[in-house]
């Protein structure tokens, strides 16, 4: 070095739900909470799924995939 990833080490992240708050809404924030992730870090670039409206479009999900990006350790 490689994103390869171990009966390694230090650590991170956080589903459901459960309360309080925003939003018409999916769904976001903050608190507890741990199903589970080696990128479950960020990024709507493509798609896909959902929401509000009604033919024209807006948002919402990065834990639904690809794409871009960065990045702890280190067996093999």
């Nucleotide at each position: 070095g490689a994103c390869u990833g171990a009966c390694a080490a230090a650590g991170g992240c956080a589903a459901a739900c459960c309360c309080a708050u925003c939003g018409u809404g999916a769904g976001g924030u903050g608190g507890g909470g741990a199903c589970g992730c080696a990128a479950a870090g960020c990024u709507u670039c493509c798609a896909g799924u959902c929401u509000u409206a009604a033919u024209a479009a807006a948002g919402a999900c990065a834990g639904u995939g690809g794409g871009g990006u960065u990045a702890c350790c280190a067996a093999a």
Predicted 3D model of a 76-nucleotide RNA (c-di-GMP-I riboswitch aptamer) from Nitrosomonas sp. NCBI's taxonomy places the organism under Bacteria, Pseudomonadati, Pseudomonadota, Betaproteobacteria, Nitrosomonas.